[in-house]
Context: one part of a larger RNA
RNA sequence: UGACGGGGGCCCGCACAAGCGGUGGAGCAUGUGGUUUAAUUCGAUGCAACGCGAAGAACCUUACCAGGGCUUGACAUCCCCCGACGCGUAUGGAAACAUGCGUUCUCUCUUCGGAGAGCGGGGAGACAGGUGGUGCAUGGCUGUCGUCAGCUCGUGUCGUGAGAUGUUGGGUUAAGUCCCGCAACGAGCGCAACCCCUACUCUUAGUUGCCAUCAGGUUAUGCUGGGCACUCUAAGAGGACUGCCGAGGACAACUCGGAGGAAGGUGGGGAUGACGUCAAGUCAGUAUGUCCCUUACGUCCAGGGCUACACACGUGUUACAAUGGCCAGUACAACGGGUUGCUAAGUCGUAAGGCGGAGCUAAUCCCUUAAAACUGGCCUCAGUUCGGAUUGGAGUCUGCAACUCGACUCCAUGAAGUCGGAAUCGCUAGUAAUCGCGGAUCAGCAUGCCGCGGUGAAUACGUUCCCGGGCCUUGUACA
Numbered sequence: 001u002g003a004c005g006g007g008g009g010c011c012c013g014c015a016c017a018a019g020c021g022g023u024g025g026a027g028c029a030u031g032u033g034g035u036u037u038a039a040u041u042c043g044a045u046g047c048a049a050c051g052c053g054a055a056g057a058a059c060c061u062u063a064c065c066a067g068g069g070c071u072u073g074a075c076a077u078c079c080c081c082c083g084a085c086g087c088g089u090a091u092g093g094a095a096a097c098a099u100g101c102g103u104u105c106u107c108u109c110u111u112c113g114g115a116g117a118g119c120g121g122g123g124a125g126a127c128a129g130g131u132g133g134u135g136c137a138u139g140g141c142u143g144u145c146g147u148c149a150g151c152u153c154g155u156g157u158c159g160u161g162a163g164a165u166g167u168u169g170g171g172u173u174a175a176g177u178c179c180c181g182c183a184a185c186g187a188g189c190g191c192a193a194c195c196c197c198u199a200c201u202c203u204u205a206g207u208u209g210c211c212a213u214c215a216g217g218u219u220a221u222g223c224u225g226g227g228c229a230c231u232c233u234a235a236g237a238g239g240a241c242u243g244c245c246g247a248g249g250a251c252a253a254c255u256c257g258g259a260g261g262a263a264g265g266u267g268g269g270g271a272u273g274a275c276g277u278c279a280a281g282u283c284a285g286u287a288u289g290u291c292c293c294u295u296a297c298g299u300c301c302a303g304g305g306c307u308a309c310a311c312a313c314g315u316g317u318u319a320c321a322a323u324g325g326c327c328a329g330u331a332c333a334a335c336g337g338g339u340u341g342c343u344a345a346g347u348c349g350u351a352a353g354g355c356g357g358a359g360c361u362a363a364u365c366c367c368u369u370a371a372a373a374c375u376g377g378c379c380u381c382a383g384u385u386c387g388g389a390u391u392g393g394a395g396u397c398u399g400c401a402a403c404u405c406g407a408c409u410c411c412a413u414g415a416a417g418u419c420g421g422a423a424u425c426g427c428u429a430g431u432a433a434u435c436g437c438g439g440a441u442c443a444g445c446a447u448g449c450c451g452c453g454g455u456g457a458a459u460a461c462g463u464u465c466c467c468g469g470g471c472c473u474u475g476u477a478c479a
Base pairs, nucleotide, nucleotide: 001479002478003476004475005474007473008472009471010470011469012468013467015463016462019427020426021425022424023423026318027317028316029315030314031313032312033311034309035308042053043052064304065303067301068300069299070298073127077126078125079123080122081121082120083119086103087102088101089100090099091098092097106117107116108115109114129293130292132291133290134289138287140282141281142280143278145276150189151188152187153186154185155184156165157164158163169180170179171178195270196269197268198267200238201237202236203235204234205233206232209228210227211226214225215224216223241264244258245257246256247255248254320420324379325378326377327376328375329374336367337366338365346355347354348353386417391412392411393410394409395408396407397406433455434454435453436452437451438450439449
């Protein structure tokens, strides 16, 4: 000087407390451990691994396994020889591939000899290739403490020196934020602000958007003329700064209350992550040193596996019902996506779905009726009209192909489960809870992920305690 203390003081955070809803019990989905297996490819492992890499394993992917093939190779450059490439067909085969037969003969330049380019086949070797090892050799990127308020430097001063001072102190703040004081005076990286979205207003613009007024038309509808007021769209501008008033305070910083205002003291949300820590993670995104393999640890193929299942854990989902289930009626979004696509009306089917083909390049059409809430009826507390697992049968769709191993539909079946021990998690407002909708990936496949809107709470006395963190101080036989 740090680190540590079941030392002290001050302070903060959904850290506790106050509340609301869960997890832990059940079924299922998914990931992991373990076990099994020819293989169940690999990585991630306290917080910070475990719906993680994977924004989507039937084949492919695929790295794994057993089997069948190839050896200058599936891919790149160089040399030599031959030929356009190729197409059709036959045999063997699971295919890859091998062996035949038939057919066909690229482009440019040209002195018509040929040369060059591209592609294919054969040959020789230089080499290719490796998702093989090492993340404790690395780059790059990322997680984490933590959006915590810290981390440092120059000059000066003090100290023999390591170092100290500044950065401590008194207040204050979300903040090393600001004020005051001070052997310090300044500065840098962080904080804040500048950026984006959102909340209010104005200006400009008025189609594909809108419809208040006027007119026309319709069973009905901005449908039409017309209009640009409103909504909206998207560009610009304004607006919030403790600016104003009062009180407190060291007359300071600032705090409390008030006015006006759409918004008040960082308005709400996002992006933004200091010096560093964990030899944290990643050689399987890519790059890369080095080691290793080279008729194989490379490469091609079909099949299997990654989907196994006495069990254990994590994350979710559906429930256990009456604030409910079923039937009927009926109202209101926002974000997004679409031409190898989205698909209307109509029609067939109980349904999944099929047929169909409108509009026409779109803020125009489609996905797209938002759903729950609400109203009426039935059920009347039961393992039930709760719950839907499992199983049988029949189908639909995607796709060469749904056996291993897809999603969905109909009929039948109708399991556990009556609110969950110890323990434990999230959340402070348009939040929790609850309800649906869209998107990426994607032929098909979501209870996951990323977004969107609808309905919309309770509680916070407080900082004694648990956990994590910041500052000062103290002890130390630790570094």
This is a predicted structure of a 479-nucleotide part of an RNA (small-subunit ribosomal RNA, 3' major domain) from a Fidelibacterota bacterium. The organism belongs to Fidelibacterota, within Bacteria. The full RNA is in RNAcentral, with records from ENA and SILVA.